[in-house]
Context: one part of a larger RNA
RNA sequence: UUGUGGUAAGGGAACUCGGCAAAAUGGCCCCGUAACUUCGGGAGAAGGGGUGCCUGCCUGGUGAUCAGGCAGGUCGCAGUGACCAGGGAACUCCAACUGUCUAAUAACAACACAGCAGACUGCAACUCCGUAAGGACUCGUAUAGUCUGUGAAUCCUGCCCAGUGCGGGUAUCUGAACACCGAGUACAAUCGGACGAAGGACCCGUAAACGGCGGGGGUAACUAUGACCCUCUUAAGGUAGCGUAGUACCUUGUCGCUUAAUUGGCGACUUGCAUGAAUGGAACAAUGAGAGUUCUACUGUCCCUACCACAAAUCCG
Numbered sequence: 001u002u003g004u005g006g007u008a009a010g011g012g013a014a015c016u017c018g019g020c021a022a023a024a025u026g027g028c029c030c031c032g033u034a035a036c037u038u039c040g041g042g043a044g045a046a047g048g049g050g051u052g053c054c055u056g057c058c059u060g061g062u063g064a065u066c067a068g069g070c071a072g073g074u075c076g077c078a079g080u081g082a083c084c085a086g087g088g089a090a091c092u093c094c095a096a097c098u099g100u101c102u103a104a105u106a107a108c109a110a111c112a113c114a115g116c117a118g119a120c121u122g123c124a125a126c127u128c129c130g131u132a133a134g135g136a137c138u139c140g141u142a143u144a145g146u147c148u149g150u151g152a153a154u155c156c157u158g159c160c161c162a163g164u165g166c167g168g169g170u171a172u173c174u175g176a177a178c179a180c181c182g183a184g185u186a187c188a189a190u191c192g193g194a195c196g197a198a199g200g201a202c203c204c205g206u207a208a209a210c211g212g213c214g215g216g217g218g219u220a221a222c223u224a225u226g227a228c229c230c231u232c233u234u235a236a237g238g239u240a241g242c243g244u245a246g247u248a249c250c251u252u253g254u255c256g257c258u259u260a261a262u263u264g265g266c267g268a269c270u271u272g273c274a275u276g277a278a279u280g281g282a283a284c285a286a287u288g289a290g291a292g293u294u295c296u297a298c299u300g301u302c303c304c305u306a307c308c309a310c311a312a313a314u315c316c317g
Base pairs, nucleotide, nucleotide: 001312002311003310004309005308006307007306008305010303011302014301019298027051028050029049030048031047036041038152052074053073054072055071056070057069058068059067060066075079087296088295089294090293091292092291093290094288095287099111100110115150116149117148118147119146120145121144127136128135129134154282155281156280158213159212160211163210164209165206166205167204168203169202172201173200174199180193181192182191183190214232215231216230217229218228241275242272253269254268255267256266257265258264
């Protein structure tokens, strides 16, 4: 000097991106326990008290070195005496939950999930593997199987079918080759005609299909704002909600709370650069080695370092 372990007066997060690390809490018994809630929970909430040993007695038990209780005594700084052994509370975001994952830098808000919805499929099914034979689903049969999206429950899920898909229809148009008819060729080649499938044109439907969801001007007897009006334009012009958001450029938006001081956090407002409804919207009890913030307890994280033990390294010998 490094590593591991330990102890520190006074202060107590002033350290730091951040209480990272450490400390504190801890077992069992008794009392007691809030908001919220899907009434199950939350909950070991929180917060208090007790705990050893000895003597006597009581109760249960067939009995035990068993279990429980009452009274008295007694020792220590300390009685779950070592070991073992939750710190707690409050607000918000995300994901409902238990679960799964990058073997060897990611455990998460990602995946999955129950639930919801759509599409296909009548069984020699759809879908999948295989060139095929054959096989899986399945020795199942629409309360089934396959595919896709969303992701518990609750309240809801608006408008648009113009584009691209998908499904259906189709008098008419288009539409290849073979076969047919005609021309042509000693045979052929070749040329023309007619017929006319799927598909397309055309019509209809379909958004929990892929997706999309405007601009300008004026207007109320202070001002401001604009329920209202005019106009261009679209397939339709963003509804309910939520909103400076894990989405907001301007931005450290404005106001309030929190601090002595806050680019933080929370609550509101909201003209939303560029929110928005199963690419789901909102709201949520419980759960979480998830993300942010605060309070309390606690501490060598720090003020500010010091010392001890062990080990290594180094130096002398």